[in-house]
RNAcentral holds the full RNA, with entries from ENA.
Large-subunit ribosomal RNA, domain II from Aristerostoma sp. ATCC 50986, 848 nucleotides, folded computationally.
It matches the Rfam family "Eukaryotic large subunit ribosomal RNA". Clan: LSU clan. A reference for the family is Yusupov et al. (2001), "Crystal structure of the ribosome at 5.5 A resolution", Science.
Taxonomically the source falls in Aristerostoma (Eukaryota, Alveolata, Intramacronucleata, Cyrtolophosididae).
Its mean pLDDT, the model's own confidence on a scale to 100, is 80.
Context: one part of a larger RNA
RNA sequence: UACAGCAUCGAGGCAUACUUCUGUCAAAACGGCUUUUACCGAACCGUCUUGAAACACGGACCAAGGAGUCUAUCACAUAUGCGAGUUUGCGAGUGUAAAAACUCAUAGGCUUAAGGAAACUGAGUAUAAGAUGCCAAGGGCAACCUGCAGCAUCAACCGACCAUGAUCUUCUGUGAAAGGUUCGAGUAAGAGCAUAUUUGAUAGGACCCGAAAGAUGGUGAACUAUGCUUGAGUAGGGUGAAGCCAGGGGAAACUCUGGUGGAGGCUCGUAGCGUUACUGACGUGCAAAUCGUUCGUCAAACUUGAGUAUAGGGGCGAAAGACUAAUCGAACCAUCUAGUAGCUGGUUCCCUCUGAAGUUUCUCUCAGGAUAGCUGGAACGAAUUAAGCAGUUUUAUUAGGUAAAGCGAAUGAUUAGAGGAAUCGGGGGUGCAAUGCUCUCGACCUAUUCUCAAACUUUAAAUUGGUAAGAACCCGUAGUUGACUUAAUUGAACUGCGGGGUAGAAUGCAUCGUUCUUAGUGGGCCAUUUUUGGUAAGCAGAACUGGCGAUGAGGGAUGAACCUAACGUCGAGUUAAGGUGCCCAAAUACACGCUCAUCAGACACCACAAAAGGUGUUGAUGCAUGAAGACAGCAGGACGGUGGCCAUGGAAGUCGGAAUCCGCUAAGGAGUGUGUAACAACUCACCUGCCGAAUGCAUUAGCCCUGAAAAUUGAUGGCGCUGCAGCGUGUUACCGAUACUCGACCAUUGUUGCAAAUAUGUAGCAACAAUGUGUAAGAGGGCGUGAGGGUAGUGUAGAAGCCUAUUGCGUGAGCUUUGGUGGAACUGCCCUUAGUGUAGAUCUUGGU
Numbered sequence: 001u002a003c004a005g006c007a008u009c010g011a012g013g014c015a016u017a018c019u020u021c022u023g024u025c026a027a028a029a030c031g032g033c034u035u036u037u038a039c040c041g042a043a044c045c046g047u048c049u050u051g052a053a054a055c056a057c058g059g060a061c062c063a064a065g066g067a068g069u070c071u072a073u074c075a076c077a078u079a080u081g082c083g084a085g086u087u088u089g090c091g092a093g094u095g096u097a098a099a100a101a102c103u104c105a106u107a108g109g110c111u112u113a114a115g116g117a118a119a120c121u122g123a124g125u126a127u128a129a130g131a132u133g134c135c136a137a138g139g140g141c142a143a144c145c146u147g148c149a150g151c152a153u154c155a156a157c158c159g160a161c162c163a164u165g166a167u168c169u170u171c172u173g174u175g176a177a178a179g180g181u182u183c184g185a186g187u188a189a190g191a192g193c194a195u196a197u198u199u200g201a202u203a204g205g206a207c208c209c210g211a212a213a214g215a216u217g218g219u220g221a222a223c224u225a226u227g228c229u230u231g232a233g234u235a236g237g238g239u240g241a242a243g244c245c246a247g248g249g250g251a252a253a254c255u256c257u258g259g260u261g262g263a264g265g266c267u268c269g270u271a272g273c274g275u276u277a278c279u280g281a282c283g284u285g286c287a288a289a290u291c292g293u294u295c296g297u298c299a300a301a302c303u304u305g306a307g308u309a310u311a312g313g314g315g316c317g318a319a320a321g322a323c324u325a326a327u328c329g330a331a332c333c334a335u336c337u338a339g340u341a342g343c344u345g346g347u348u349c350c351c352u353c354u355g356a357a358g359u360u361u362c363u364c365u366c367a368g369g370a371u372a373g374c375u376g377g378a379a380c381g382a383a384u385u386a387a388g389c390a391g392u393u394u395u396a397u398u399a400g401g402u403a404a405a406g407c408g409a410a411u412g413a414u415u416a417g418a419g420g421a422a423u424c425g426g427g428g429g430u431g432c433a434a435u436g437c438u439c440u441c442g443a444c445c446u447a448u449u450c451u452c453a454a455a456c457u458u459u460a461a462a463u464u465g466g467u468a469a470g471a472a473c474c475c476g477u478a479g480u481u482g483a484c485u486u487a488a489u490u491g492a493a494c495u496g497c498g499g500g501g502u503a504g505a506a507u508g509c510a511u512c513g514u515u516c517u518u519a520g521u522g523g524g525c526c527a528u529u530u531u532u533g534g535u536a537a538g539c540a541g542a543a544c545u546g547g548c549g550a551u552g553a554g555g556g557a558u559g560a561a562c563c564u565a566a567c568g569u570c571g572a573g574u575u576a577a578g579g580u581g582c583c584c585a586a587a588u589a590c591a592c593g594c595u596c597a598u599c600a601g602a603c604a605c606c607a608c609a610a611a612a613g614g615u616g617u618u619g620a621u622g623c624a625u626g627a628a629g630a631c632a633g634c635a636g637g638a639c640g641g642u643g644g645c646c647a648u649g650g651a652a653g654u655c656g657g658a659a660u661c662c663g664c665u666a667a668g669g670a671g672u673g674u675g676u677a678a679c680a681a682c683u684c685a686c687c688u689g690c691c692g693a694a695u696g697c698a699u700u701a702g703c704c705c706u707g708a709a710a711a712u713u714g715a716u717g718g719c720g721c722u723g724c725a726g727c728g729u730g731u732u733a734c735c736g737a738u739a740c741u742c743g744a745c746c747a748u749u750g751u752u753g754c755a756a757a758u759a760u761g762u763a764g765c766a767a768c769a770a771u772g773u774g775u776a777a778g779a780g781g782g783c784g785u786g787a788g789g790g791u792a793g794u795g796u797a798g799a800a801g802c803c804u805a806u807u808g809c810g811u812g813a814g815c816u817u818u819g820g821u822g823g824a825a826c827u828g829c830c831c832u833u834a835g836u837g838u839a840g841a842u843c844u845u846g847g848u
Base pairs, nucleotide, nucleotide: 044059045058046057047056060848061847062846063845064844065843070204071203072202073201074200075199077197078196079195080194081193082192085110086109087108089106091104092103093102114121115120130154131153132152133151134150137146138145139144156187157186158184159183160182161180162179168173207346208345210343214336215335216334217333218332219331225310226309227308228307229306230305231304232303233302236268237267238266239264243260244259245258246257247256248255249254272297273296274295277293278292280291281290312328314324315323349782350781351780352779353778354777359372361370362369363368373521374520376517377516378515379514380513381512382511388509389508390507392506393505394469395468396467397466398465399464404459405457406456411453412452413451416448418446419445420444423443424442425441426440427439428438429437430436473500474499475498476497477496478495479494480493481492484491524548525547526546527545529543530542531541532540533539553564554563555562568745569744570743571742572741573740574739578735579734580733581719582718583717587732589731590730591729592728593727594726601721612706613705614704616703617702618701619700620699621698622697623696624695625694633690634689635688636687637686639663640662641661645657646656669684673682674681746772747771748770749769750768751767752766753765754764783837785834786833787832788831789830790829791828792827793826794825801821802820803819808815809814
């Protein structure tokens, strides 16, 4: 290079299949809806709350109404217009039916210069707007060069401040040149202004409803409180004050008796006025205070009509804070007023993505705010395979004084003996006495010993904090320099030149960093471990971590937090925790041991039991006894000195005390009990015979039992279970989640690719990968309602509305369609706009 084959990609054609769209026909179900039954799961919404199914509050039902709005100013962001400027404020002109639009001039705002308390001064300068490091982009074959914006470090200039002070000068000023580790919201070839929108802030009624209060001006004494004026009214009895009369007594003062008389905030009691008790009736009443019986008073501080006076911080009050028009510890009406509330309640459609805090500091702060933290959103910059980063490890180095340890180490506490020459205190002996002798108790000293410390410590962890592990580096060499350093141009720092050469620990990273703005929160609670107070607590207070709050799922019967494990919609498989008699899915599996309960037991958190006991049973350990015959059982002996001594009324083994020998024996205590007034008698220890193999005691550990009594009937979750369905141990098998694996689909996020032909189209299409919980809160995208504009339409051949076991689509808000009713208006799309969405507010009104 040619040919052939294979693979991949692309274009065209044909065939078939599938899909989509349109029209027609047809019937159904493995489709839709409804009803009933059975099984499984399953507590009522909203709300405040650490926590609600709550014996916490709101909620009978339905319809309609019902709550973040508008204005001004400011901040960030985005968009648009113009740009060293920008801007509709008024006016004038043009224009028009009137406007809008257009044109002109001028004022104001912001910006174009700052600094200073102010006086006041005031930003490079003609070879021109600096230097270094990193750097977009451009150029170059490359080395490399030029290097925007920006960031960092220096330098220059302006103003303030500090210090210096030539020259000139009216002697008080001027202020050249050269400075400073000081300050500035500055300069250094401007970036602003206006409009619109979202979000946030502030002021306004300021998301809606809600006080107790405060102020101003009026209206009321027909109720009732009190005064005054003028009228009216109040049976019948009782009691019997003063005065008077008659008689008696007395020297008199005076007094006694009998009458008469008719006083009284006197008495019984009617009307009247009041209202004690039944705590009677009634209690949606006859009545927003009544009825019945009972009761108080009843000739006066009496009852009552009419008129009149006193008015709200005022009246009036025989005083109860009573009364002042069913209102009174300050009336009623209107207004300020939509008063204010850090407090209660409510706050209206959907989907997707992210996702908290209950902590710091300050606060007349503790039911609240601000501040930082935690959150969302919007951007920007740097990275694309090497740099950077890290709740990790390693190596090196450094910080520390907890745990532990120590007290024959310091400080402090503290037990016990031992040895002490001298010294000190107390007590004895001797001595007239002694700073004599001697004995003794302590102090003290010495070497030991016992026990301790949050505010002791020599020693000293684990965990933990900081720094470093390179190119902005390392080595060499030359130079410069003050105020650092040195004896010293020595070091140190800096600058220039030459050389080296990129893994200078591990691991991980579908990234790293910066800016702006910002809601909610600022009651927390629980668990393991550590820990303080407390007798303790489901008590109070801390630390680390993890959870609940904000979170479902499987398991723990039940359950905020425990165990497993975090969730798109489905299908298949496999496991976790936990289970496998039945309820209830899965071995009445296997193997070994233990346990019998007239209160058995049965699985972490966890829903309790102890000390102490058991000859229940099963193991273990120790010490004894045992074929030289034990233990147990049955049988025999159990003697003498001696009635030992003392004591006693008595005491002979046995009331009591002290002592406790000897003999004979196979063995027999001066006696283990019963017994007697005292003896006696019996028995035991001890010995022996029969028997023929294990026995006794102590300690310890499993299960079981006792210890173990409470009020509705009762709980291993229930039934029930006994070679277990209990307790302990082992082995497999199986069941079992929204976990894991695989597949399909949906959404989100990210990465990659796709644009020259002719219309549309990149806000797109295609592929791949990962992810999918969520309260308060934020963001994005949608649905629906009223009104206006544009555009395209529907409608008496039937619009809207209403009803509908008619139909389809969408995750959803919703949309669409059929039939009926209805009888005149209505809709899609693109914009603009808002009195725009209800289940709750003891919401408002109406209905049931």